[in-house]
FMN riboswitch aptamer (RFN element) from Vulcaniibacterium thermophilum, 154 nucleotides, folded computationally.
The RNAcentral record of the sequence draws on Rfam.
It matches the Rfam family "FMN riboswitch aptamer (RFN element)". Rfam's curators write: The RFN element is a highly conserved domain that is found frequently in the 5'-untranslated regions of prokaryotic mRNAs that encode for flavin mononucleotide (FMN) biosynthesis and transport proteins. This element is a metabolite-dependent riboswitch that directly binds FMN in the absence of proteins. In Bacillus subtilis, the riboswitch most likely controls gene expression by causing premature transcription termination within the 5' untranslated region of the ribDEAHT operon and precluding access to the ribosome-binding site of ypaA mRNA.The FMN riboswitch structure, reported in present an FMN-bound six-stem junction, adopts a butterfly-like scaffold, stapled together by opposingly directed but nearly identically folded peripheral domains.
Lineage of the source: Bacteria > Pseudomonadati > Pseudomonadota > Gammaproteobacteria > Vulcaniibacterium.
RNA sequence: UGACGUCUUCAGGGCGGGGUGGAAGUCCCCACCGGCGGUAGGUGCGCACCGCGCACGAGCCCGCGAGCGCCCGCCGUGCCCCCGCACGGCGGGGUCAGCAGAUCCGGUCGAACGCCGGAGCCGACGGUCACAGUCCGGAAGGAAGAAGACGGCG
Numbered sequence: 001u002g003a004c005g006u007c008u009u010c011a012g013g014g015c016g017g018g019g020u021g022g023a024a025g026u027c028c029c030c031a032c033c034g035g036c037g038g039u040a041g042g043u044g045c046g047c048a049c050c051g052c053g054c055a056c057g058a059g060c061c062c063g064c065g066a067g068c069g070c071c072c073g074c075c076g077u078g079c080c081c082c083c084g085c086a087c088g089g090c091g092g093g094g095u096c097a098g099c100a101g102a103u104c105c106g107g108u109c110g111a112a113c114g115c116c117g118g119a120g121c122c123g124a125c126g127g128u129c130a131c132a133g134u135c136c137g138g139a140a141g142g143a144a145g146a147a148g149a150c151g152g153c154g
Stems, first nucleotide, its partner, number of pairs: 001154002004151007016030004031134002033123002035064004042056006059121002067099002070093010103119005125137003
């Protein structure tokens, strides 16, 4: 230094003002927020001699995660019973197929999906006196991954 194994820690932000209404952090107007890895022409710092190193750098370019759906198992309830089916709860699987979302225009340049300027757009499920990215809940959960310690190997 590299891949591998074990363990530890960490790993998501945001409704402020106004309107309508009996009632809205859910509707309307303005506002606010942006997980992880990759990509890199941006920015900063350092070295010292000009090219290197380090840090940061995309919500909407590529991929991943959580959630829902799906499939499997168990339990409960109902359909009189078995079978089977439906609903609910719990656990597991997994990327195959689904929801997996959302960007254009102008500029600069040899080159822009990433820079600069402008205008847009997107955001699981369940709940709710009324439709939720921002409230409550599953969740003191899980997890993409990040950092570190140890181990033997090359």